[in-house]
Molecule: transfer RNA
Organism: Alkalinema sp. CACIAM 70d
RNA sequence: GGGGAUGUAGCUUAGCGGCUAAAGCGCUUGUCUGUCGAACAAGAGAUCGCGGGUUCGAAUCCCGUCUUCCUCGCCA
Numbered sequence: 001g002g003g004g005a006u007g008u009a010g011c012u013u014a015g016c017g018g019c020u021a022a023a024g025c026g027c028u029u030g031u032c033u034g035u036c037g038a039a040c041a042a043g044a045g046a047u048c049g050c051g052g053g054u055u056c057g058a059a060u061c062c063c064g065u066c067u068u069c070c071u072c073g074c075c076a
Base pairs, nucleotide, nucleotide: 001072002071003070004069005068007066010025011024012023013022018056027043028042029041030040031039049065050064051063052062053061
């Protein structure tokens, strides 16, 4: 350098054009308990890597670019 994959909440993931982006773990508060944990209830937390385009509508489709990984090749 060529080709392919990857990026969504603190972590792990779901979502593959149409309601306010969902879940588990974690976190906060409360109930319970002598305490912790567990359980239950409530809550906070996401510029969907970045920029642009298509569309009535984009996390989702297209283009560019960046990160990480895989693979092939080149130089030495």